[in-house]
RNA sequence: CCGGGGGGCUGGGCGGCCGCUGGCCCUGCGAGCGAUCGCGGGGCUGGAGGAAAGUCCGGGCUCCACGGGAAGACGGUGCCGGCCAAUGGCCGGCGGGGCCCGCGAGGGCUUCAGGGAAAGUGCCACAGAAAACAGACCGCCCGGCCGCCGCGAGGCCGCCGGGCAAGGGCGAAACGGUGGGGUAAGAGCCCACCGCGCUUCCAGCAAUGGCGGCGGCACGGCAAACCCCACCGGGAGCAAGGCCGAAUAGGGAGGGCCGCGCCAGCGAUGGCGCAGGGGUUUCCCGCCCCGCCCUCCGGGUUGGCCGCGCGAAGCCUGCGGCGACGCAGGCUCCAGAGGAAUGGUCGCCCAGGCCCCGCAAGGGGCUGGACAGAACCCGGCUUACAGGCCCUCCGGCACC
Numbered sequence: 001c002c003g004g005g006g007g008g009c010u011g012g013g014c015g016g017c018c019g020c021u022g023g024c025c026c027u028g029c030g031a032g033c034g035a036u037c038g039c040g041g042g043g044c045u046g047g048a049g050g051a052a053a054g055u056c057c058g059g060g061c062u063c064c065a066c067g068g069g070a071a072g073a074c075g076g077u078g079c080c081g082g083c084c085a086a087u088g089g090c091c092g093g094c095g096g097g098g099c100c101c102g103c104g105a106g107g108g109c110u111u112c113a114g115g116g117a118a119a120g121u122g123c124c125a126c127a128g129a130a131a132a133c134a135g136a137c138c139g140c141c142c143g144g145c146c147g148c149c150g151c152g153a154g155g156c157c158g159c160c161g162g163g164c165a166a167g168g169g170c171g172a173a174a175c176g177g178u179g180g181g182g183u184a185a186g187a188g189c190c191c192a193c194c195g196c197g198c199u200u201c202c203a204g205c206a207a208u209g210g211c212g213g214c215g216g217c218a219c220g221g222c223a224a225a226c227c228c229c230a231c232c233g234g235g236a237g238c239a240a241g242g243c244c245g246a247a248u249a250g251g252g253a254g255g256g257c258c259g260c261g262c263c264a265g266c267g268a269u270g271g272c273g274c275a276g277g278g279g280u281u282u283c284c285c286g287c288c289c290c291g292c293c294c295u296c297c298g299g300g301u302u303g304g305c306c307g308c309g310c311g312a313a314g315c316c317u318g319c320g321g322c323g324a325c326g327c328a329g330g331c332u333c334c335a336g337a338g339g340a341a342u343g344g345u346c347g348c349c350c351a352g353g354c355c356c357c358g359c360a361a362g363g364g365g366c367u368g369g370a371c372a373g374a375a376c377c378c379g380g381c382u383u384a385c386a387g388g389c390c391c392u393c394c395g396g397c398a399c400c
Base pairs, nucleotide, nucleotide: 001396002395003394004393005392006391007390008389009388010387012349013348014347015346016345017344018343020047021046022045023044024043025042026041027040028039029038030037031036049371053382054381056380057379058378059377060376061237062236063235064234074233075232076231077230078229079093080092081091082090083089094114095112096111097110098109099108100107101106115228116227120226121225122222123221124220137168138167139164140163141162142161143160144159145158147156148155149154176194177193178192179191180190181189195217196215197214198213199212201210202209203208241306242305243304244303251297252296253295254294255293256292257291259274260273261272262271263270264269276290277289278288279287280286313332314331315330316329317328318327319326320325350369352367353366354365355364356363357362
């Protein structure tokens, strides 16, 4: 210098003009029953992100439900310790796998849905003789019966009976591995080491590790199959929810008015009956309800306001901690909103790209900045992302 891996940061800058939008102060009109809102003018001031995204986890907040406990169902989490308001997040460690360095002891990086397979059930394709209280295709060995070859020792073929699981072969996986002894051939049959299981002691808060002893192997894999164990979990979501409150309809209270007949009363008026309307699926009977006007009350709808941004907040410094993080001090106030503003243009500059002139240094012109867009809020995770900067590692080339 070129190419690549990992981690962190950043996500164009300055200024002018014109717009959009939130807040505060002053002010002029208008709408509405009201709550409040709309249209203007002047001044000051604020206006997207690291992911505002997916809505996958965890919370705040709000309403609903709920006397306590236990068990069950359903869902989730799952090595250990710590951090955090909490978590399935983060940090540190342990164990397993992978890669790299080292002769080695060991070290570094990375990754893991990393409880339980000696509670039970189930599954293990294809191939293969056999796939889980295993099995014998080729093979090895012994015995028997024939046959052939050979002078002989012996060898070979076939069949039958039996032993074996070392070797071959199948498979993702074949019921411990390597070496030795042993044997007719073999085999944890025996021995050493390794692996595995149990365990005293020691170290560690723990997961776990180390040394020693015991066991001859009993326990193949899968729980991202059912299941078992431990722990956690009420439901719904800002269209949550609260407040103010028209017209119309409906509810309640008070007052007034109303068809016909009879009765009481001097009368105002009251009582009873009939008629009328509606409901009872149709008809009859029975039963139930009743119209209009005025005033008032309470709930709700349209509408309006609040919820709505001072918060697990941000920045700086110091201290503690390996770290996640915590504590202390100081400073700052930082969009809010409703289907939704955060934009346009000009000039200069900064990366980057292309073209022209030039031997070169350089000069000029054009172009040009990704992913994306707050809607109650916060902490995580995941996903998208042009370019630039920093740290670190690997490979190649050149030079010293």
Molecule: Bacterial RNase P class A
Organism: Rubritepida sp.